[in-house]
Molecule: Bacterial RNase P class A
Organism: uncultured Planctomycetota bacterium
RNA sequence: GAAGCCGGACAGGCGGCCGCUCUUCGGGCCGUUCGCGGCGCCGGAGGGAGGAAAGUCCGAGCUCCACAGGGCAAGGCGGUCCUUAACGGGGACCGGGAGUGAUCCCAGGGAAAGUGCCACAGAAAAUAUACCGCCACGAGGGGGUCCGCAAGGACGCCCGAAGGGUAAGGGUGAAAUGGUGAGGUAAGAGCUCACCGCGCUCCUGGCGACAGGAGUGGCAGGGCAAACCCCGCCUGGAGAAAGGCCAAAUAGGGGAGGAUGAGGCUGCCCGCCUCGUUAAGACUCCCGGGUAGGCCGUUCGAGGCCCGCUGCAAGGCGGGUCCCAGAUAAAUGGUCGCCGCCCUUCGCGCCCGCAAGGGUCGAGGGGAACAGGACUCGGCUUACGUCCGGCUUCCGCG
Numbered sequence: 001g002a003a004g005c006c007g008g009a010c011a012g013g014c015g016g017c018c019g020c021u022c023u024u025c026g027g028g029c030c031g032u033u034c035g036c037g038g039c040g041c042c043g044g045a046g047g048g049a050g051g052a053a054a055g056u057c058c059g060a061g062c063u064c065c066a067c068a069g070g071g072c073a074a075g076g077c078g079g080u081c082c083u084u085a086a087c088g089g090g091g092a093c094c095g096g097g098a099g100u101g102a103u104c105c106c107a108g109g110g111a112a113a114g115u116g117c118c119a120c121a122g123a124a125a126a127u128a129u130a131c132c133g134c135c136a137c138g139a140g141g142g143g144g145u146c147c148g149c150a151a152g153g154a155c156g157c158c159c160g161a162a163g164g165g166u167a168a169g170g171g172u173g174a175a176a177u178g179g180u181g182a183g184g185u186a187a188g189a190g191c192u193c194a195c196c197g198c199g200c201u202c203c204u205g206g207c208g209a210c211a212g213g214a215g216u217g218g219c220a221g222g223g224c225a226a227a228c229c230c231c232g233c234c235u236g237g238a239g240a241a242a243g244g245c246c247a248a249a250u251a252g253g254g255g256a257g258g259a260u261g262a263g264g265c266u267g268c269c270c271g272c273c274u275c276g277u278u279a280a281g282a283c284u285c286c287c288g289g290g291u292a293g294g295c296c297g298u299u300c301g302a303g304g305c306c307c308g309c310u311g312c313a314a315g316g317c318g319g320g321u322c323c324c325a326g327a328u329a330a331a332u333g334g335u336c337g338c339c340g341c342c343c344u345u346c347g348c349g350c351c352c353g354c355a356a357g358g359g360u361c362g363a364g365g366g367g368a369a370c371a372g373g374a375c376u377c378g379g380c381u382u383a384c385g386u387c388c389g390g391c392u393u394c395c396g397c398g
Stems, first nucleotide, its partner, number of pairs: 001394010012339007020048008028039004050370001054381002057379005062239004069270004074235005079093005094108001095106004109230002114228002116224003126177001131170002133166003137163001140159003144155004178196006197219001198217008243296004253287005261275005303322008341367007349360004
């Protein structure tokens, strides 16, 4: 100097003028059942967006379904231990994988319960088999040497159908019968041996997943379960437009449902509960009419910040301190100035340095991301600017 990996902080600051919104106090105006209430009025004091407010993907608090019971279905998770209100979250570790490395990733139980898939190529992708090749026997064929007067005999070489042995070598493929080496064999093969791998048993360490070691057995087709499935654990539903309260108005409107009934438990079944068997009730459906106002929920929380102890850490325990939006067509804005941050140009400025280069001063110009609550909180995912710290690799100079 370049490239990379991991973590953290901030989300400009200060001031002037004008404007908005909530709480509270005082005043003013209006109303009053004299308790008080309202106001788009005036003034004082105080508060007023995010680290993602986004996505609406998980979990929970809270509310309602009378209670929330059992089973099935459906869905979620899947190494071990710990943590949390819980989670599909977080931490540490184990195993596997990627990378030179710092580091990062893993829907990480089961293929011997069953079913299914592995295109093409290849002989063959499972009930396994032989394309090329190798090997001995082999019907048959060809030559050579020697012996012999001859007939013929002996030895050895080459080719070799059918049938037989082989899975070592070669080929195909992502993957093909455990791997490497040696011996052995007609040629080969765990056929034998050594090492590795795999199964079983035991020992040591660890809470554990697992790791290491020893012994023993020639031991066999693999992969895919993010394929169906099996195993283990977990899970009622809906959702703040949830759901309550008050006021007002209309037509205390009309009709249908029926006893083996109706309704509820929001996929189904059981069970349970409510209504109820006089044509009415809860309920459901259809037609018609009225109202669309106000209040609560609504922000004190598994809360923020600081300190101490503890733990490898995530976290836990204790102490102190603070109250930090609450709108309801939806507020927090506009403008001016200075400073700060980033980029760039100029000065023959200054300082360090051999140099490369770095730092600093002054002036001018330009720029500043993603983006705004609506019940709350813990996570996940996505978008994005500036700065700081630590670590790894490479290059160059001394």